Predicted 3D model of a 96-nucleotide RNA (SAH (S-adenosyl-L-homocysteine) riboswitch aptamer) from a Pseudomonadota bacterium. The sequence was found by an Rfam model in a public genome assembly.
[in-house]
């Protein structure tokens, strides 16, 4: 670095729905069968319907990959920034 788990990053309710996922039918497309001018299956896309506001960032596990030898290993000490609309709680704040 990449994938997966699992912790933080205060919390709820309602609501919209991009990405990802799920799926029906229709559509292009490309392969492959067949009882061949039709029809069946599969595969991607693309419409549509379902879901959905920790999908982000730190961290720690296990596995891949890759580098490196000023490395590792114990203690100590300690986090950050952001997360659509509305409402409401917490928490701090003399109050905004």
């Nucleotide at each position: 670095u990449c994938g997966c788990u699992c912790g933080a990053g205060g919390a709820g309710c309602g609501u919209u729905g991009c990405g990802a996922c799920a799926g029906u039918c229709c559509g292009a497309c490309g392969g492959g069968c067949c009882c061949u001018c039709g029809g069946c299956c599969c595969g991607c896309c693309g419409c549509c319907u379902g879901c959905c506001a920790g999908g982000c960032u730190c961290g720690a596990g296990c596995g891949g990959c890759g580098c490196a030898g000023u490395a590792c290993u114990u203690c100590c000490c300690g986090a950050u920034a952001c997360g659509g609309c509305g409402c409401u709680c917490a928490a701090u704040g003399a109050a905004a």

Model confidence (mean pLDDT): 75 of 100. Taxonomically the source falls in Pseudomonadota (Bacteria, Pseudomonadati).